């Protein structure tokens, strides 16, 4: 310096819920708020998941993503002590 393991103070992030505004919805932001994270940083690139405003369709219903989820999985990319 690089890799892998492990654990503790400190510091960080924040799940359900509440309540605000945006959105057709999924959903996000803000604020409380803690269920949990060592990448629960970041990037919708691949696989998955939700929705379906518009389209498709005589209707119904069901199909679609150009819309969203990185605290579902993988990939990529950058990173903090302390010990061995």
């Nucleotide at each position: 310096a690089a890799a892998a393991a492990u654990a503790u103070u400190g510091g960080g992030c924040a799940a359900a819920c509440c309540a605000a505004u945006c959105g057709a919805a999924a959903g996000a932001u803000u604020g409380g708020g803690a269920c949990g994270c060592a990448a629960a940083g970041c990037c919708a690139u691949g696989g998955g998941u939700c929705u379906a405003a518009g389209g498709u369709u005589c209707a119904a219903a069901a199909c679609u993503a150009c819309g969203a989820c990185u605290g579902c999985c993988a990939g990529g990319u950058u990173g903090c002590c302390a010990u061995u």

Record summary
Predicted 3D model of an 84-nucleotide RNA (c-di-GMP-I riboswitch aptamer). It was read from a public genome assembly, where an Rfam model found it. Its Rfam family is "c-di-GMP-I riboswitch aptamer". From the family's description: GEMM was predicted in a large-scale screen for bacterial structured RNA regulatory elements. The prediction has a mean pLDDT of 79.